[in-house]
RNA sequence: GAAGCACGCCAGGCCGCCGCUGGUGCAAUCGUGGAAACACGGCACUGGAGGAAGGUCCGGACUGCACAGGGCAGCGUAGCAGGCAACACCUGUCCACCGCGAGGUGAGGAUCAGAGCAACAGAGACGAGUCGGCGUGUCCCGCAAGGGCGCGCCGGGUGAAACGGGCAAUCUCUACGCGCAGCAAUACCAAGUAGGCCGACGUUGACCUGGUCCCGGGGAGUCGGCGGGUAGGUAGCACCGAGCCGGUGGGGCGACCCCCGGCCCAGAGGAAUGGCGGCCACGGCGCGGGCAACCGCGCCGCACAGAAUCCGGCCUAUCGGCGUGUCUUCACCU
Numbered sequence: 001g002a003a004g005c006a007c008g009c010c011a012g013g014c015c016g017c018c019g020c021u022g023g024u025g026c027a028a029u030c031g032u033g034g035a036a037a038c039a040c041g042g043c044a045c046u047g048g049a050g051g052a053a054g055g056u057c058c059g060g061a062c063u064g065c066a067c068a069g070g071g072c073a074g075c076g077u078a079g080c081a082g083g084c085a086a087c088a089c090c091u092g093u094c095c096a097c098c099g100c101g102a103g104g105u106g107a108g109g110a111u112c113a114g115a116g117c118a119a120c121a122g123a124g125a126c127g128a129g130u131c132g133g134c135g136u137g138u139c140c141c142g143c144a145a146g147g148g149c150g151c152g153c154c155g156g157g158u159g160a161a162a163c164g165g166g167c168a169a170u171c172u173c174u175a176c177g178c179g180c181a182g183c184a185a186u187a188c189c190a191a192g193u194a195g196g197c198c199g200a201c202g203u204u205g206a207c208c209u210g211g212u213c214c215c216g217g218g219g220a221g222u223c224g225g226c227g228g229g230u231a232g233g234u235a236g237c238a239c240c241g242a243g244c245c246g247g248u249g250g251g252g253c254g255a256c257c258c259c260c261g262g263c264c265c266a267g268a269g270g271a272a273u274g275g276c277g278g279c280c281a282c283g284g285c286g287c288g289g290g291c292a293a294c295c296g297c298g299c300c301g302c303a304c305a306g307a308a309u310c311c312g313g314c315c316u317a318u319c320g321g322c323g324u325g326u327c328u329u330c331a332c333c334u
Stems, first nucleotide, its partner, number of pairs: 001330004005325006012280007020048007030041004050304001054315002057313005062182004074178005079093005094108001095106004109173002114171002116167002131155008140147002186235004196226006207218004243263005249258003282301008
C1' cells in the first nucleotide's frame, strides 16, 4: 500500500417565520359543550420518534378468569458450563464443517426399544437374499459332458451405502419447561318514552284534557323507589423504573454483576413530532480555468422507515460516512 476480519459510532448542522401536540406553574372558580360523568378554553416556562419505532417470531411485566395433588394428550427446548426478571436470547468452551488466515456457521441427547425412508446405476437397497466362479453332499436323467436341490468359501461390477451401516430437520424414545386469554386485557363513573324488579293508587275511573267546582270527552295505566348493563366518559398510560448517561472505581476470560456521581427523557386516541425560506456540509453530473493537485459556477440527490400498554431479545429493511485493533493475508521498501 492492497484485500479482508472483528467490534463500535453517526443517520445531516445552524438561523428565521408559520403551525401541531404533551407536561408544569399561575389566575379567574369564570365561560362553552354535555342530563351527568367529564372535556375544552387564558398567560408563562418547558418536553416532543428510531436504530430499527417495522415483522409480531420468542421471553417477561401487568390484568382478568381458572386452579388440592398426580397422570395422559398437546406445544416447545436439547453438547457442557455460565449470564439474565425470563427466553428459543447472550457469553465462554468442546466437537463438526467452511475459510490460506484473522475468523465464521451449527435444531450438536438417543438408531443394542420399535416403526419408516433412500433417486440413478445395479442381479440385488433395508425384508433378506444371490449375478458369477470354485469345492462338496445328495437326487434324477445320462455312456459321458452336463442339469436340479442343499451346504461352505471366494470374486468382479454398480452405487453415497451391499447380512453392515446412514437419516431422529419422519414418527418415536429420554430429560426439562409450559394453566388459558390478552390493553379491543381490565377497573371505576354513568344517559335514553331502552328494558327489569319492588311498592302505592287505579275500570267502585287513577291519570290526561275543555270551560269556572257541580259537568262533558278520552281513558289503562300513573307516581315513587331500587339495582344491573349499553351509548358516552375516566383510569390503565407515559411511569423512580429489570430506567438513562458518565467513571483511568472494583470483580469476572466474557456475557454480566457491584460501587460512586449526575439526570428525569415523547405520548395521541383517526392518532402530534410538520411546512416554507436562507446559509453551510456530503454525494453525483455538466460547464469553465489550470501542466497537475485543485478551484469556481449551475443543476440534481440526501436512505430504510415512522411510536400506540410497557420492557428484554431475535429477524428483516437501510443512501452514505467515520472510528478502533500488539487483528489476518499478500506485495513492496529499509

Record summary
Predicted 3D model of a 334-nucleotide RNA (Bacterial RNase P class A) from Ramlibacter tataouinensis. Its mean pLDDT, the model's own confidence on a scale to 100, is 77. The source organism's lineage runs through Bacteria, Pseudomonadati, Burkholderiales, Comamonadaceae and Ramlibacter. Of the family's consensus pairs, 88% are formed in the model. Rfam family: Bacterial RNase P class A. Rfam's curators write: Ribonuclease P (RNase P) is a ubiquitous endoribonuclease, found in archaea, bacteria and eukarya as well as chloroplasts and mitochondria. Gene Ontology terms of the family: tRNA processing, ribonuclease P activity and dimeric ribonuclease P complex. A source record names the gene rnpB. RNAcentral holds the sequence, with entries from ENA.